Predicted 3D model of an 82-nucleotide RNA (transfer RNA) from an uncultured Clostridia bacterium. Model confidence (mean pLDDT): 80 of 100.
RNA sequence: GCAGAUGGGGUGGAAUCGGCAGACACGCUACUUUGAGGUGGUAGUGAGGCGACUCGUGCAGGUUCAAGUCCUGUCAUCUGCA
Numbered sequence: 001g002c003a004g005a006u007g008g009g010g011u012g013g014a015a016u017c018g019g020c021a022g023a024c025a026c027g028c029u030a031c032u033u034u035g036a037g038g039u040g041g042u043a044g045u046g047a048g049g050c051g052a053c054u055c056g057u058g059c060a061g062g063u064u065c066a067a068g069u070c071c072u073g074u075c076a077u078c079u080g081c082a
Base pairs, nucleotide, nucleotide: 001081002080003079004078005077006076007075010026011025012024019065027045028044029043030042031041032040046055047054048053058074059073060072061071062070
């Protein structure tokens, strides 16, 4: 230099043909249980906003009524070739 794969909350990871993003698990927080802790149970857990809502899939654009998904460029990591 060329080709390919991967990139999503705090972590691992679903989302099948473009149609409710983060299911599920872990972790975390509050409460409960205990003499105390652990375990167990209940509720909550992407961000902003009092709220209606708005934003969020590496980054920047594009197509579309609608994009994690399709297209273009680009960045990082990994693999192969030269």

Rfam family: tRNA. It is annotated as a transfer RNA.